[in-house]
RNA sequence: AGUUGAAAAAGGCAAAGCGGUUCGAAAGUCCGUGACGCAAAGCCACCGGUCUGUGUCGUAUAGGUUCUGGCCCCCAAAACAGAUACCAACGAUAUGACAGCGGGGCUACCGAA
Numbered sequence: 001a002g003u004u005g006a007a008a009a010a011g012g013c014a015a016a017g018c019g020g021u022u023c024g025a026a027a028g029u030c031c032g033u034g035a036c037g038c039a040a041a042g043c044c045a046c047c048g049g050u051c052u053g054u055g056u057c058g059u060a061u062a063g064g065u066u067c068u069g070g071c072c073c074c075c076a077a078a079a080c081a082g083a084u085a086c087c088a089a090c091g092a093u094a095u096g097a098c099a100g101c102g103g104g105g106c107u108a109c110c111g112a113a
Base pairs, nucleotide, nucleotide: 005110012038013037017033018032019031020030023028036100042106043105044104046103047102048101049098050097051096055093056092057091058090059089063087064086065085066083067082068081069080
């Protein structure tokens, strides 16, 4: 120095849950508490995976709104018909996120073999 994790020590991190006047559309993040675990549970979204879907695209005609026709001398308005604009619904999608899902990269305390 590489591989490695026996014994011991100094220390470290902190899952779920709970709380928050953290940020975010959400996933999630952050802070406090907590203590399931972790020898890289330190760091990096490069590969796979997972989560979310603001936005974008699409679907269907069943819904709501709107607009047009209906509609006439004028005004208002129903059934009905149409438009596809918006909303809602459903589907797809990352540029968002997860490093405590796996792989990979970088760095690091202690020490036997």

The RNA shown here (c-di-GMP-I riboswitch aptamer) has 113 nucleotides and comes from Alteromonas aestuariivivens. The organism belongs to Alteromonas, within Bacteria.